[in-house]
C1' cells in the first nucleotide's frame, strides 16, 4: 500500500467481496511443560447445604456449660470415685459499650446535576483519629438477667417478686457554645461578616483497672468522609410540535445539618420550547480498551472512581452516617413447616444446585502477610485478601534433538513421454548435547515487624539493641547427580484474489463456495491420494468491533446526462458582508498558577534465568478554570466616507399585465335562388350525408373561437407565459446626467403570493375541434392507430386545485480570466466607408476544466457567500400515520424481502420494414427447364430378424458409393475358432510344416483316412510348426479432446501490420474524402509515411504468327501402281504434331477530364480494353463435415463388441420429398438413301473381314502394346410415308421365347426377337439454370467393372439463338453515414399471464 467483480473491450460512477488488527468468545480436530492475568455476555430466573460480623469480663448483675482450688471414701502416695452454696480461671444468654452505613455482589431502573471536568457553599453536617483549652461535684428511682408462673404444636408471648452499671433520670457549675436586642468597629461581589462591650434566656459529664494508663464532658481548630448549588459536555426518532396548575415568580410561614414550592396559605401568570420542549424507545457513567496515519468511528468485561439496586413495591425507626444486601413495619407475589389457630424465608456475599443457553470452575485451605471491626492489650472474627485445584480461554517462553551423511540405498507411496522423477540428507549409520521427563539428594526468600523478656540514651515516651515465639503456599521455586534420543505435532489451504498442482473416482448427480464462480466423461474449484504452501502447541470455522471505506467527505465527496437545484418570486428568523478613525478586550495570541486521582499509555533504569509480568522514575494526558499582558483580524460601541445599493432629473423599447371597445378572412348554421346525381372519404372500401334535391355556387343573415402576411438564432416578463388593431389604467429594463441618502447589502429555514395543461364546484356561452361512446373499416385478434359520427372540455366571470422533459434536465448574487463573427436597444465620434462604449440575444474557438459528450466572460473555468438536494439497484414516491383537497388527489414519506450489480459517456462489431454510392442472371427482358404423368435413382416414413453406418435450411437426399446376385459387408440368422484371419518379441520343443494324389462326412468353414515327399546352411544360424507368454484385434464410443482434409460466405474486395500522429483508454488515423476500376485498381487531396496477405501479373489450356524438328502424320511439284486408297519411291513446301519465340500496351487517333481514365458500330490488328477458359480461394465465420479413407488422445470389449463359413438384408411398400430419364408429337415420328468430328481408350483387351443367325449373339481367319491396328457418331441433308388421332404420339407394364457375363442371374442382372400397349394432349400455387460458341440441341468417350440396374459422373466436340445496355423493387454481397437498452450479436433483447 492495494485486489475481485457490471463490458466484447474500455473509461467513469457507484454498491458488494476479500487480504489485516482485536475478543471476558463458542465449535470441530489435535495436544508436552512453565510462568502471568483471566473465567454466566443468557434467566436483576428459583435456591438444598455450610460458610461470610462480631468484638469487649479492663462497663454490669451474674454462673448454664467446662476447669481449678477446697472437702470426703479408698490407698503410704500416684491416682480413681463422690462432692464442690462465685473462692477463682473463665464465661452460655441477658444489660451495657463500639462495630453492624465498611468491605463484598449486580447492572434492573436511570437520558439525569446520574456521571465526567471547572468553580462556590458569605447555605451546611461529620463517630472514630490529631492539635489546644477548661471541666469531670451531687442524687434518684428502674429494669433484663435469675426466682415462681400462665398461654401456645412451634415461632413467641403474658403476669408477679427481687438486682447493677460506662443503661436512664433529677440538681449544681460552666465558657471564645447557642438564640434575641443594643452600640462601636474591621473587611467584602450581594444576602452578609470581623473585633469589642453589655443585657436577657437555654444546655455538661462515668467511670474502670490497678499506679500507669484507658475513658467521660464542653469548645475551637485541623484532618477524614459526606450533603447541596452552578457552568460547559455527556443516545436515536420530529411519521414525537407543543408542554405546563405547585405548573413559573413573589410575601409569609413550616421543614432540613444545610439553601429552595422541598411543603403549605395568599398574591401574580406566568414558565420551557425548532440553539428541539413534551413524549415514545434504547442506556449505568468515568478513567480506559480495540481498531485507525490521524481526525475519526466502536465499545465500556478484568482493575480503579462514581452512582444504583438487594424477591417486588411503600415507609420510617436507631444512629455521626441508612431511609440499611446477611435490621425492622406494612401490602404483594413464591418457597418451607404446622396441632389448621397460626408461624418462618429472601445467594446480584464465597463455594454449590436446578433451570435459561452456543458458553463460563472447587460445596477446597489459610488467617502466615497486607487490611478491616472489636479490645488496655494477649487475642478473637473476617469466604475481605493471601493461597492452592480446574479450563488452550488468552499472552508469553521452553522443548519434541543438533552436526555430518548420496550406492540420492532398499522397500513402499504417487506421477510417467517406461528413460525415470519424487517421497529425501529424509532414512540407516558415525559423532554429540540432555532443556524437558523419570529417579534420588540438598533446599530458599516472602519475618519489614509484633507479642513476651531483658538492657542502654535521654528530652519520660520515644528510640535502639539482645534473646526468645510465630509461614498456608512448601520440602515449593531453585541447586546437583545418575539414565538414555531417550516421554512429546498437528491443523488448515493448494482455479483468480492467495503461498502452494498432479492422479484416480464421480458425471449439473454427489457436493463446494468469502467474492467471481466450479460439477453436464479428460474437474488443479467437488470426494480420496501422493506431493507442495502456510502457521505451530496449537490450526482452522462461526459471531462481533475498527480498518481498507475519501462509501456521510472538519481534515475530505459531489448535484447538464450517473443518485442529487426547491416549478418561480417576495421576504421573518438565521450566517454573511465596503471604505477610513477612535475605545472596548468577548473570540484570538503569548507568559504564569491550580487541577487533569492511581492503574493504564510512552521512554529510561531495574526484579523474576529471558519475555510477558512486576517495580521505581520522568513525560504525555491535547482538557478545565484563575490571573497578567498584546490588540493585526473578527465581534461590540461610537464619528466619518462614498465606490456597493437606493432616490431623483432627462430620454427610450417591448406580443409585460389588467380592462372597455373594435376589424376582416375562415367555418359552422339558418334563408332565398342557380343547379342535377351524386358528395364525402380513403392504401383501398364502408359507415355517413343526398332527388324530402345534398356537394357544388350566388346573395344575404346569425353565432362563437382564434387572429394569416409582417415574423427573425427579434422583443418583453421572475418563472409559468405573453401575438389583429384602438384607447385608458399600470409595471418594469436599458440609456444619458451625477443632483440626493450614506451600507441602507447578498442569501434566506418556516411562512406568503404566483404558478402551462388537464381536472373539479357553480352560473353563462358553445362555431370549430374533440377524451369517453357509437358506428365503418383493418387485423388471426384490434378495447388502436385510419374513416363517419359526437358528449364532457375547449370560451367567459368567481371559487378551488398546486403538479408538467415546470429543461439550459445547469439555484441566487459578487469579483476576476483570451479572441472573432453576427444582433436587438440607448448613447456617442466621425471622412457617414466605419468605429467606441453600456445593457440584452446567439454563433465559433483558445487557456482552463471535465468519465467523456462537451462547457468555455450567459462558464460547467478562477474565487467568495447563503440556500436547496444525493448517499447501489429493486420493493417504492409505495405502505402507515399526520397535514392540506368538495372529491380527483398533492405534500411528508419508510421497512421486511431480495439482488450483485443498477447505471453514465464514449469505443468495435453486428443489426434496422434508417439515409447515400456501388456490385452480381439478383430483378427486369428472353430462352429453356422443374412442380402434373411413368419409369429410374437418392431419401424421410414405415415395416423388418435385419433391412448396416454416416451426410439434414441455403453448404444432406444420381451424397460417401468411379459399380451391394456371393465377394464387397460394417447389419440378420445359424454353426465354427480362442495367442486367435494378418503382424511381431522371448523361452522350450520337433524336423518338419506346407506342399502333392486320391477319397469320406459336411451348407461350408472345418474335420478324417490315404499316395509321394523327408528342409537349407557359409554351422554363426536361417526357414516352418506346436506348446506358453508379453501382446495382437475391434467399421466399438467420442468430430462437443484432435491432426490431416473438405464444404460455405466467396473469386466477394476485403484483412493486417510497423514507425509516427491523436485519445487517460477501449481504440482511431493509414484503410477516409473525390474522380475511376472487375478489384483497398489507379490518380489527386491529406498526419500521416510505408509495408504483409489478397486483387491482378507469373502458370496451364484454346485463338494468329514466325523459327526448329518430320514419324507412325501431310501430299503441292517428280516418278511407279490399283477396281480403289500417300499403296510405294521421293519430299517436309502445305495440314499437323510440339518444342522456343513473336504479338495487346488504352500504343496511336478524335472528344472529355487536372490525372487516372472514360467513350467511339475509330484506325489498325487473327485477337482491344483482364481476348475466351481453367488452376489459383486472404484474415476469419459456422465447437459446419468426417475417429467409417488414414492418423491419433481417453474410454469401452477380450471363448467376444474379435475372427471364419453358409444363408438372408443393404433392392422391402399405404405414403411424402429432392435429382433426373422417356414423353405428350408433324420444327414431328417412321421407313431408305447420305456428309461431317473431337478427345479418349484397348493384350484376361479393341477387335477389321468371311460365314451363320431377323437380333442380342456365335464361328473362323487377320491387324494392333497402337499419330501405324481397332473403336467410332448423332442431329444434318435428300426422297417416300403419316395428316392431328391418345394416333404409324407415347413406350410404362405383362406373357412367351431367348443371348451374354460369371462357381451361381429365385429373392436380385445386362441385353435381344414376337406380342401386350399404362399413364400422358404441354402441367396449381410456387420455383430453377442461363448474357455467346452461351442457351437449346445432337451423338461420341472414359473411370468403376467378369457382368451390371450409368437414364448417375467425368469429359468430348457438331448444330447453334433470343434478350438486356436499365437499377423502382426481391436476394445477396461491398464501401460511408445515422440511431440502439443488441455483442450467443435481431433466430438478438425484452414485457405480461400460466405452470
Nucleotide at each position: 500500500a492495494g485486489a475481485g467483480g457490471u463490458u466484447g473491450a474500455u473509461u467513469c460512477u457507484g454498491g458488494c467481496u476479500c487480504a489485516g488488527g482485536a475478543u471476558g468468545a463458542a465449535c470441530g480436530c489435535u495436544a508436552g511443560c512453565u510462568a502471568c492475568a483471566g473465567g454466566c455476555u443468557u434467566a436483576a430466573c428459583a435456591c438444598a447445604u455450610g460458610c461470610a460480623a462480631g468484638u469487649c469480663g479492663a462497663g454490669g448483675g451474674g454462673c448454664a456449660g467446662c476447669g481449678c482450688a477446697g472437702u470426703g471414701u479408698a490407698g503410704c502416695a500416684a491416682u480413681a470415685c463422690a462432692u464442690g452454696g462465685g473462692g477463682c480461671g473463665g464465661c452460655g444468654a441477658c444489660c451495657g459499650g463500639c462495630g453492624c452505613a465498611c468491605g463484598g455482589g449486580u447492572g434492573c431502573g436511570u437520558g439525569a446535576c446520574g456521571c465526567u471536568u471547572a468553580u462556590c457553599c458569605g447555605a451546611c453536617c461529620u463517630u472514630c483519629c490529631c492539635g489546644u483549652u477548661a471541666c469531670u461535684c451531687u442524687u434518684g428511682g428502674a429494669u433484663a438477667g435469675c426466682c415462681u408462673u400462665c398461654c401456645g404444636a412451634a415461632a413467641g408471648g403474658g403476669a408477679g417478686a427481687u438486682u447493677a452499671a460506662u443503661a436512664c433520670a433529677g440538681g449544681a457549675u460552666g465558657g471564645u457554645a447557642u438564640u434575641c436586642a443594643a452600640a462601636u468597629u474591621c473587611c467584602a461581589c450581594a444576602u452578609g461578616u470581623u473585633a469589642u462591650u453589655u443585657g436577657a434566656a437555654u444546655u455538661a459529664a462515668a467511670g474502670a483497672u490497678u499506679u500507669a494508663u484507658c475513658g467521660g464532658u464542653a469548645a475551637c481548630g485541623g484532618a477524614u468522609g459526606g450533603g447541596g448549588a452552578u457552568g460547559c459536555g455527556u443516545g436515536a426518532c420530529a411519521u414525537u410540535a407543543g408542554a405546563u396548575a405547585g405548573u413559573a415568580g413573589g410575601c409569609g410561614g413550616g421543614g432540613u445539618a444545610a439553601c429552595g414550592g422541598c411543603c403549605c396559605a395568599c398574591c401574580u401568570a406566568g414558565u420551557c420550547c425548532a440553539c428541539g420542549a413534551u413524549g415514545u424507545c434504547u442506556a449505568g457513567g468515568g478513567g480506559u480498551u480495540g481498531u485507525g496515519a490521524g481526525a475519526g468511528g466502536a465499545a465500556g468485561g478484568u482493575c480503579c472512581c462514581c452512582c444504583u439496586c438487594a424477591c417486588u413495591g411503600g415507609a420510617a425507626c436507631u444512629g455521626a452516617g441508612a431511609c440499611a444486601c446477611g435490621g425492622u413495619c406494612c401490602a404483594g407475589a413464591c418457597u418451607c413447616c404446622u396441632a389448621c389457630g397460626g408461624g418462618a424465608g429472601g445467594c446480584a456475599g464465597c463455594a454449590g444446585u436446578g433451570g435459561g443457553g452456543a458458553a463460563u470452575g472447587u460445596u477446597g485451605g489459610u488467617c502466615g502477610a497486607u487490611g478491616g471491626u472489636c479490645g488496655g492489650a494477649a487475642g478473637a472474627c473476617u469466604g475481605a485478601a493471601c493461597c492452592a485445584g480446574c479450563c488452550a480461554a488468552g499472552u508469553a517462553g521452553c522443548g519434541u534433538g543438533a552436526a555430518g551423511g548420496a550406492u540420492g540405498a532398499a522397500g513402499g507411496u504417487u506421477c510417467u513421454a517406461u528413460g525415470g522423477a519424487u517421497u529425501g540428507u529424509a532414512a540407516a549409520c558415525u559423532u554429540c548435547u540432555u532443556u524437558u521427563a523419570u529417579a534420588c539428594g540438598g533446599g530458599a526468600a516472602u519475618a519489614a515487624a509484633a507479642c513476651c523478656a531483658c538492657c542502654u540514651a535521654c528530652g519520660u515516651g520515644u528510640a535502639g539493641g539482645u534473646g526468645c515465639u510465630u509461614g498456608u503456599a512448601u520440602g515449593u521455586a531453585c541447586c546437583g547427580u545418575a539414565u538414555g534420543a531417550a516421554u512429546a505435532a498437528g491443523c488448515a489451504u493448494c482455479g483468480g484474489c492467495u503461498a502452494a498442482c498432479u492422479c484416480c473416482g464421480u458425471g449439473c448427480c454427489a457436493g463446494c463456495a468469502g467474492c467471481c464462480g466450479c460439477g453436464g466423461u479428460a474437474a488443479u474449484a467437488c470426494g480420496g491420494a501422493g506431493g507442495a504452501u502456510g502457521c505451530g502447541a496449537g490450526c482452522g470455522u462461526u459471531a462481533u468491533c475498527c480498518g481498507g471505506a475519501u462509501u456521510u467527505a472538519u481534515u475530505g465527496g459531489g448535484u447538464u446526462u450517473a443518485a442529487a437545484g426547491g416549478g418561480a418570486g417576495c421576504g421573518u428568523a438565521g450566517a454573511c458582508g465596503g471604505g477610513a478613525u477612535g475605545u472596548u478586550a468577548a473570540g484570538u495570541c503569548a507568559g504564569u498558577u491550580g487541577u487533569g486521582a492511581a492503574a493504564g499509555g510512552c521512554u529510561g533504569c531495574g526484579g523474576c534465568u529471558c519475555a510477558a509480568c512486576c517495580g521505581c522514575a520522568g513525560c504525555a494526558c491535547u482538557g478545565c478554570a484563575g490571573u497578567u499582558g498584546a490588540u493585526a483580524c473578527u465581534g461590540g460601541c461610537g464619528u466619518c466616507c462614498u465606490u456597493g445599493a437606493g432616490u431623483g432629473c432627462g430620454g427610450u423599447u417591448g406580443a409585460g399585465g389588467u380592462g372597455u371597445g373594435u376589424g376582416g378572412a375562415a367555418u359552422u348554421c339558418g334563408u332565398g335562388g342557380u343547379g342535377u346525381a351524386g358528395c364525402g372519404g380513403u392504401g383501398a372500401a364502408a359507415u355517413g350525408c343526398u332527388u324530402a334535391g345534398a356537394u357544388a355556387u350566388c346573395a344575404c343573415g346569425a353565432a362563437g373561437a382564434a387572429c394569416u402576411c409582417c415574423g427573425a438564432u427579434u422583443g418583453c416578463g421572475a418563472a409559468g407565459g405573453c401575438a389583429g388593431c384602438a384607447c385608458a389604467c399600470u409595471a418594469a429594463g436599458c440609456c444619458g446626467c451625477u443632483a440626493c441618502u450614506g451600507a441602507c447589502g447578498u442569501u434566506g429555514a418556516g411562512g406568503c403570493u404566483c404558478g402551462a395543461a388537464a381536472g373539479u364546484g357553480u352560473g353563462g356561452g358553445u362555431a370549430u375541434c374533440a377524451a369517453a361512446c357509437a358506428g365503418g373499416a383493418u387485423u388471426a385478434g384490434g378495447u388502436a392507430c385510419c374513416c363517419u359520427g359526437g358528449u364532457a372540455g375547449u370560451c367567459c366571470g368567481c371559487a378551488c386545485a398546486g403538479u408538467a422533459a415546470a429543461c439550459g434536465a445547469u439555484g441566487a448574487a459578487u469579483g476576476c480570466u483570451g479572441g472573432u463573427c453576427a444582433u436587438u436597444g440607448g448613447c456617442g465620434a466621425c471622412a457617414u466607408a466605419u468605429u467606441g462604449u453600456c445593457a440584452g440575444u446567439g454563433a465559433c474557438u483558445g487557456a482552463g476544466g471535465g468519465a467523456a459528450a462537451c462547457c468555455a466572460u450567459u462558464a460547467a473555468g478562477c474565487a467568495u457567500u447563503c440556500c436547496a438536494c444525493c448517499u447501489g439497484g429493486g420493493g417504492a414516491g409505495u405502505a402507515c400515520g399526520c397535514c392540506g383537497g368538495c372529491a380527483a388527489c398533492g405534500g411528508u414519506g419508510a421497512a421486511a424481502c431480495u439482488c450483485a450489480a443498477a447505471g453514465g459517456a464514449a469505443u468495435u462489431g453486428a443489426c434496422g420494414g434508417g439515409g447515400g454510392c456501388c456490385c452480381g442472371c439478383a430483378c427486369a427482358a428472353g430462352c429453356g427447364g422443374a412442380g402434373g404423368a411413368a419409369c429410374a435413382u437418392g431419401u424421410g416414413g414405415u415395416u423388418u430378424a435385419a433391412u448396416u453406418c454416416g451426410a439434414u435450411g441455403a453448404u444432406a437426399c444420381g451424397c460417401g458409393a468411379g459399380g451391394a446376385a456371393c465377394c464387397u459387408u460394417a447389419c440378420c440368422c445359424g454353426g465354427g475358432c480362442u495367442u486367435g484371419a494378418a503382424a511381431u518379441g522371448u523361452g522350450c520343443a520337433u524336423g518338419a510344416c506346407u506342399g502333392u494324389u486320391g477319397g469320406g462326412a459336411g451348407a461350408g468353414a472345418u474335420c478324417c483316412c490315404u499316395u509321394c515327399g523327408u528342409c537349407c546352411u557359409u554351422c554363426g544360424g536361417g526357414c516352418a510348426u506346436g506348446c506358453a507368454u508379453g501382446u495382437a484385434g475391434g467399421u466399438g464410443c467420442u468430430g462437443c479432446a484432435u491432426g490431416g482434409u473438405u464444404g460455405u460466405c466467396g473469386u466477394c474486395a476485403g484483412c493486417u501490420c510497423g514507425u509516427g500522429c491523436c485519445g487517460u483508454g477501449a481504440g482511431g488515423u493509414g484503410u477516409c474524402g473525390g474522380c475511376u476500376u472487375a478489384a483497398g485498381u489507379g490518380c489527386c487531396a491529406u498526419a500521416a509515411c510505408g509495408a504483409g496477405c489478397g486483387c491482378a501479373a507469373c502458370c496451364c489450356u484454346u485463338g494468329c504468327c514466325g523459327c526448329c524438328a518430320g514419324u507412325u502424320g501431310c501430299c503441292a511439284u517428280c516418278a511407279g501402281g490399283u477396281g480403289a486408297u500417300g499403296c510405294u519411291g521421293g519430299g517436309c513446301a502445305c495440314u499437323c504434331u510440339g518444342g522456343c519465340g513473336g504479338g495487346a500496351c488504352u500504343g496511336c487517333c478524335a472528344u472529355c477530364g487536372c490525372a487516372a481514365g472514360a467513350u467511339g458500330u475509330g484506325a489498325g490488328g487473327a485477337a482491344g480494353g483482364u481476348g475466351g477458359g481453367g488452376a489459383u480461394g486472404a484474415c476469419g465465420u459456422c465447437a459446419a463435415a468426417u475417429c467409417a479413407g488414414c492418423a491419433c488422445g481417453g474410454c469401452c470389449c477380450u471363448u467376444a463388441c474379435g475372427u471364419c463359413c453358409g444363408g438372408g438384408g443393404c433392392u422391402a411398400c399405404a405414403c411424402a420429398c429432392g435429382u433426373g430419364u422417356u414423353a405428350c408429337a408433324a420444327u414431328g415420328g417412321g421407313g431408305g438413301g447420305u456428309a461431317c468430328a473431337g478427345a479418349a481408350u484397348g493384350c484376361a483387351g479393341c477387335u477389321g473381314g468371311g460365314c451363320g443367325g431377323c437380333g442380342a449373339c456365335g464361328u473362323c481367319c487377320g491387324g494392333c502394346c497402337a499419330a501405324u491396328c481397332a473403336c467410332c457418331a448423332a442431329a444434318u441433308c435428300c426422297c417416300c410415308u403419316c395428316u392431328c388421332a391418345g394416333u404409324u404420339c407415347g413406350g410404362a407394364c405383362u406373357g412367351g421365347a431367348g443371348u451374354c457375363u460369371g462357381c451361381a442371374a429365385c429373392c436380385c442382372g445386362a441385353c435381344u426377337c414376337c406380342a401386350c400397349g399404362a399413364a400422358g394432349c404441354u402441367g396449381g400455387a410456387u420455383u430453377c439454370g442461363c448474357u455467346a460458341g452461351u442457351a437449346a440441341u445432337c451423338g461420341c468417350g472414359c473411370a468403376u467393372c467378369a457382368g451390371c440396374c450409368a437414364u448417375g459422373g467425368c469429359g468430348c466436340g457438331g448444330u447453334g439463338a433470343a434478350u438486356a445496355a436499365g437499377u423502382u423493387c426481391c436476394c445477396g454481397g461491398g464501401c460511408c453515414u445515422u440511431g440502439c437498452a443488441c455483442u450467443c450479436a435481431c433466430c438478438g433483447c425484452c414485457c405480461g399471464u400460466c405452470a
The RNA shown here (small-subunit ribosomal RNA) has 1395 nucleotides and comes from an uncultured bacterium.
Its mean pLDDT, the model's own confidence on a scale to 100, is 84.